Model confidence (mean pLDDT): 84 of 100.
This is a predicted structure of a 72-nucleotide RNA (transfer RNA) from Auxenochlorella protothecoides.
It matches the Rfam family "tRNA". It is annotated as a transfer RNA.
The sequence is in RNAcentral, with records from Rfam.
[in-house]
RNA sequence: UUCGGAAUGGCGCAGAGGUAGCGUGCGGGGCCCAUAACCCCGAGGUCACAGGAUCGAAACCUGUUUCCGAAA
Numbered sequence: 001u002u003c004g005g006a007a008u009g010g011c012g013c014a015g016a017g018g019u020a021g022c023g024u025g026c027g028g029g030g031c032c033c034a035u036a037a038c039c040c041c042g043a044g045g046u047c048a049c050a051g052g053a054u055c056g057a058a059a060c061c062u063g064u065u066u067c068c069g070a071a072a
C1' cells in the first nucleotide's frame, strides 16, 4: 500500500429496516438459623465518528478513526 474482518451497558457477546437483548458483574428484595446456591425486581447504552438514501437505521450506501488477520 491492497484485501478481508471487528467496534453494541463494567466485561464477554447476540441482534432479520419497525420499543436494543442475553450471560456475567453491580444495587435491592425473597428463600435460609446463617452463608452459598436458587428465584424476583432494578439501574446502567447518544449501538466507534461524520454524512447520505428511507416514513423509519445498530442493521443499507459513502468517508474517517482504532484494533486484528492475509498478501506484497
Base pairs, nucleotide, nucleotide: 001071002070003069004068005067006066007065010024011023012022013021018055026042027041028040029039030038048064049063050062051061052060